[in-house]
Context: one part of a larger RNA
RNA sequence: UGACGGGGGCCCGCACAAGCGGUGGAACAUGUUGCUUAAUUCGAUGAUACGCGAAGAACCUUACCAGGGCUUGACAUGGUCUUAUAUACACUCUCUGAAAAUAGAGUGUUGAACAGAAAUGUUCUCGGGCACACAGGUGGUGCAUGGCUGUCGUCAGCUCGUGUCGUGAGAUGUAGAGUUAAGUCUCGUAACGAGCGCAACCCUUGUCCUAAAUUAACUCAUAGUUACUAUGUACUUUUAGGAGAUUGCCAGCGUUAAGUUGGAUGAGAGUGAGGAUGAUGUCAAGUCAGCAUGCCCCUUACGCCCUGGGCUGCAAACGUGUUACAAUGGGUGGGACAAAGAGAUGCUAACCUGCGAGGGCUUGCCAACCUCAAAAACCCAUUCUCAAUUCGGAUUGCAGGCUGCAACUCGCCUGCAUGAAGGUGGAAUCGCUAGUAAUCGCCGGUCAGCUACACGGCGGUGAAUACGUUCCCGGGCCUUGUACA
Numbered sequence: 001u002g003a004c005g006g007g008g009g010c011c012c013g014c015a016c017a018a019g020c021g022g023u024g025g026a027a028c029a030u031g032u033u034g035c036u037u038a039a040u041u042c043g044a045u046g047a048u049a050c051g052c053g054a055a056g057a058a059c060c061u062u063a064c065c066a067g068g069g070c071u072u073g074a075c076a077u078g079g080u081c082u083u084a085u086a087u088a089c090a091c092u093c094u095c096u097g098a099a100a101a102u103a104g105a106g107u108g109u110u111g112a113a114c115a116g117a118a119a120u121g122u123u124c125u126c127g128g129g130c131a132c133a134c135a136g137g138u139g140g141u142g143c144a145u146g147g148c149u150g151u152c153g154u155c156a157g158c159u160c161g162u163g164u165c166g167u168g169a170g171a172u173g174u175a176g177a178g179u180u181a182a183g184u185c186u187c188g189u190a191a192c193g194a195g196c197g198c199a200a201c202c203c204u205u206g207u208c209c210u211a212a213a214u215u216a217a218c219u220c221a222u223a224g225u226u227a228c229u230a231u232g233u234a235c236u237u238u239u240a241g242g243a244g245a246u247u248g249c250c251a252g253c254g255u256u257a258a259g260u261u262g263g264a265u266g267a268g269a270g271u272g273a274g275g276a277u278g279a280u281g282u283c284a285a286g287u288c289a290g291c292a293u294g295c296c297c298c299u300u301a302c303g304c305c306c307u308g309g310g311c312u313g314c315a316a317a318c319g320u321g322u323u324a325c326a327a328u329g330g331g332u333g334g335g336a337c338a339a340a341g342a343g344a345u346g347c348u349a350a351c352c353u354g355c356g357a358g359g360g361c362u363u364g365c366c367a368a369c370c371u372c373a374a375a376a377a378c379c380c381a382u383u384c385u386c387a388a389u390u391c392g393g394a395u396u397g398c399a400g401g402c403u404g405c406a407a408c409u410c411g412c413c414u415g416c417a418u419g420a421a422g423g424u425g426g427a428a429u430c431g432c433u434a435g436u437a438a439u440c441g442c443c444g445g446u447c448a449g450c451u452a453c454a455c456g457g458c459g460g461u462g463a464a465u466a467c468g469u470u471c472c473c474g475g476g477c478c479u480u481g482u483a484c485a
Stems, first nucleotide, its partner, number of pairs: 001485002003482003007479007015469002019432005026323008034314002042053002064309007073134001077133002079130004084125001088109007096101001111124005136298002139296003145292002147287003150283001152281001157196006163172003176187003202275004207243007220232005246269001249263005325425001329384007341372003346365002351360003391422001396417007438461007
């Protein structure tokens, strides 16, 4: 100087407390461990791994296993030989084969430049053969690395120049008094300044104004009119540009300060709300399998191609979720209101057909135009009457549909039948302070299809509680002790 203390002081955070809803019990989904296996590819492992890499494993992916094949190679550059009326390439057919591939037949194509009268020659380009340099490696090392990322933590800290103090390591500045979300600001001061952080500048959202406007909107007027259409003009909306919030005003407190409490104004009041933004560093944290890369290793194989299998196995354990256990509910019929997105190998209306998944036929839209699209919870009516039930839907059987070369291992969806556990969950434990929690549906990426109940967004309905900081956890500043560095 740090670090640590079941030392002290001050302070903060959904840290506790006060509340609301969960997890832990059930079934299923998914990830992990373990076991099994020819293989169950690899990585991630307290917080900071475990719906994580994976925004989508039937083949492919794919790295794993078994078997069948190749050896200058699936891919790149260079050398040499050869070819352009063939030994080449493309397509079709046949033999063998699981395929990769092998052998054969047929048809078609067969380039460019220069020189030359032409024959032809030279060079380039495409293809093939040969030999070698080499290619190739998701092989190892994240404790050799770059880059990127997690975490402490959006915590308020981390430093420097000059000066001063100290023999020195170092200190001071950055220890004091207040204040703040903040090393934020004020006062004070052997310090005076400065940098990286904080804040602000950026985006979204909330109010108003101006401008513009069709595919948006539809008040009123006019014209035609059953709906409605056309024109004009507002509103809404959209897209730009501005205004607005600054403790600016008033009062109290405060040191006359920084500031703080209350009030006014206002759509919004003291950071308005949300996002992006992550200092110096810590964990030899994570990643050599995203990429790059040193070194080591393999080179008829640890490389490459293919078929099939595996990554989906199942005594058990754990994490994360979904659906429930019902009447604030389930079923049936009718009625209402969003936002944000996506669409050409695409989204598909209406109509017909099927109980349905779907199918058929046509139509609109490269989209404020058309479509996906039905929002759901909600409201009204009716039924069920506390029961393992008209709750719950696992599991299984049969019959179908769709995607795709192909749904056996191993897809999703539909109909009928079947109807399991489950009656609110031990110890323990998680999230959340407001348009939040809870609850309800909608959309997107990946994608042929899907294991999505995931992930990322969008809106609808919409609470309770916070006395307080003694305690638990994490953190900041000062101080003290130390056999620690």

About this RNA: A computed fold for a 485-nucleotide part of an RNA from Pleurastrum terricola, annotated as small-subunit ribosomal RNA, 3' major domain. The RNAcentral record of the full RNA draws on Greengenes. Its mean pLDDT, the model's own confidence on a scale to 100, is 81.